[in-house]
RNA sequence: GCGCGGGUAGCUCAGUGGUUAGAGCAGCGGUCUUAUAAGCCGCCGGUCGUGGGUUCGAUUCCCACUCCGCGCA
Numbered sequence: 001g002c003g004c005g006g007g008u009a010g011c012u013c014a015g016u017g018g019u020u021a022g023a024g025c026a027g028c029g030g031u032c033u034u035a036u037a038a039g040c041c042g043c044c045g046g047u048c049g050u051g052g053g054u055u056c057g058a059u060u061c062c063c064a065c066u067c068c069g070c071g072c073a
Stems, first nucleotide, its partner, number of pairs: 001072007010025004018056001027043005049065005
C1' cells in the first nucleotide's frame, strides 16, 4: 500500500430502516445470613468511533476519515 472483519454502558456482547437502544458481569441500595459469599428484588450507567449523504424516519443503508485485529505484498 491492497483486501477482509470490527468500534454500541466501566467490561463482554446483542440489536438486518419505525415503540423509550437492550442483556450478562461489574458498581450502588434493599432482602436473606451470627457474618461473608451465593440467591432474590430494585437502582445507576449511552454523543451507538468522527464528519457528511440517502430517507418522512438511520445503531442499521452509502461515502470519507480515524482507531483495533487478521491476511496478502
Model confidence (mean pLDDT): 83 of 100. A computed fold for a 73-nucleotide RNA from a Gaiellaceae bacterium, annotated as transfer RNA. Its Rfam family is "tRNA". By type it is a transfer RNA. The RNAcentral record of the sequence draws on ENA.